[in-house]
Parts: sequence; C1' cells; structure tokens
RNA sequence: CGCGCGGGAGAGUCCGGCGGCAAGCCAGCCGCCGGCGCCGAAGGAGCAACCCCUCCCCGGAAAAUCUCUCAGGCCACCCGACCGCGCG
Repeated sequence: CGCGCGGGAGAGUCCGGCGGCAAGCCAGCCGCCGGCGCCGAAGGAGCAACCCCUCCCCGGAAAAUCUCUCAGGCCACCCGACCGCGCG
C1' cells in the first nucleotide's frame, strides 16, 4: 500500500412545488427538485513548528480528529476519517 473481517461520531423526520400510493374532501406514506437552517470523520482547501533573513516583514516548506464548508451529509440502513485483527 492492497484485500477481507470487526469497531466507528455529528447535524432537519423544517418549508414549498411536482409525481406516485391511497383516497369522497382533508389528513397520511414514498420519491424527486428547490429554499432556509444545521453538521464536520469520504474527498478538497488553510496554517504552527521549521528554513531564509542580524531581527521583523516578505518568501519557502509543511500536520491533524484544528479551521473553512467547495464537494459531501443531516430517522435508521448505507457511506465514513481513524482504530484493531488476518492475508499478500
């Protein structure tokens, strides 16, 4: 590094439109799209130490579960950084 197994968090069951199910109407369930709000653990971006410089600035370099929220996500399932075990 690859494969398999196990563990593995957060945040909406909000509003509107359309379609389907059902249906006398309303209410209800499911899916898609949009709006608003929110989360931080796929991916992506930022920086501290450090280097340069007499020192600072500038410049270089560079990490995270920190920061951002582009992407992603917000019942559960799935996914999932990371951790453990086994094999190569």
This is a predicted structure of an 88-nucleotide RNA (Glycine riboswitch aptamer) from a soil metagenome. The RNAcentral record of the sequence draws on MGnify. Its Rfam family is "Glycine riboswitch aptamer". About the family: This family represents the bacterial glycine riboswitch. Model confidence (mean pLDDT): 78 of 100.